RNAcentral holds the sequence, with entries from Rfam. The RNA shown here (transfer RNA) has 72 nucleotides and comes from Camelus ferus. Rfam family: tRNA. Rfam describes the family as follows. Transfer RNA (tRNA) molecules are approximately 80 nucleotides in length.
RNA sequence: AGUGGUAUAGCUUAGUGGUAGAGCGUGUGCUUAGAAUGCACGAGGUCCGGGGUUCAAUUCCCAGUACCUCCA
Numbered sequence: 001a002g003u004g005g006u007a008u009a010g011c012u013u014a015g016u017g018g019u020a021g022a023g024c025g026u027g028u029g030c031u032u033a034g035a036a037u038g039c040a041c042g043a044g045g046u047c048c049g050g051g052g053u054u055c056a057a058u059u060c061c062c063a064g065u066a067c068c069u070c071c072a
Base pairs, nucleotide, nucleotide: 002070004068005067006066007065010024011023012022013021018055026042027041028040029039030038048064050062051061052060
């Protein structure tokens, strides 16, 4: 240099053309003599950044950035 893939919440990740969920973590309350566990409720992401198609893009297309794999 070339091939293929990944990028979504603090971490691990799901998802689908019609403005996004889960687990862990975290906060508050209950429980306890106090913790752990358990229960209830909540916060937290305009989906890597840009352009295009579309009434509408996290999703489809394009090239880019970072990372991983393969070939040489």

The organism belongs to Camelus, within Eukaryota.